A computed fold for a 118-nucleotide RNA from Cohnella sp. OV330, annotated as SAM riboswitch aptamer (S box leader). Its Rfam family is "SAM riboswitch aptamer (S box leader)". Its family is annotated with regulation of gene expression in the Gene Ontology. The source organism's lineage runs through Bacteria, Bacillati, Bacillota, Paenibacillaceae and Cohnella. RNAcentral holds the sequence, with entries from Rfam.
């Protein structure tokens, strides 16, 4: 590398330091950036595992001390499929069927992250 399995609509410095141009995963968009990007420090936020306390103790609530995480935009939106709605088109045996935009909802994918397995 991979498999499992649980989360992903909420929270986190619009003057903090160093650094200096590029980040948002990947496509296609549409954003962020010298009123200063990644990235590394310190702040924070939340509470997945450990720890510790309580209680109605295979579970709940809490603390936030130990591993991680995360700290523009719903995982920023998108790619597969279904739905509903509304436009154009093309076909009718005129009931109605396609095809393609556009939107709504949804379920998968694909991603991250945290336990666990190899």
């Nucleotide at each position: 590398a991979u498999c499992u399995u649980a989360u992903c609509a909420a929270g986190a410095g619009c003057a903090g330091g160093c650094g200096g141009a590029g980040g948002g995963a990947c496509u296609a968009g549409c954003c962020c950036g010298a009123u200063g990007a990644a990235g590394c420090c310190c702040g924070g936020c939340a509470a997945c595992c450990g720890g510790c306390g309580u209680a109605g103790c295979g579970u709940a609530c809490g603390c936030a001390c130990g591993g991680u995480g995360c700290u523009a935009a719903u995982u920023c939106u998108u790619g597969c499929g279904a739905u509903g709605a509304c436009g154009u088109c093309c076909g009718u045996u005129u009931g109605c069927g396609g095809a393609c935009g556009u939107u709504u909802c949804u379920g998968g994918g694909a991603g991250a992250u945290g336990a666990g397995a190899g």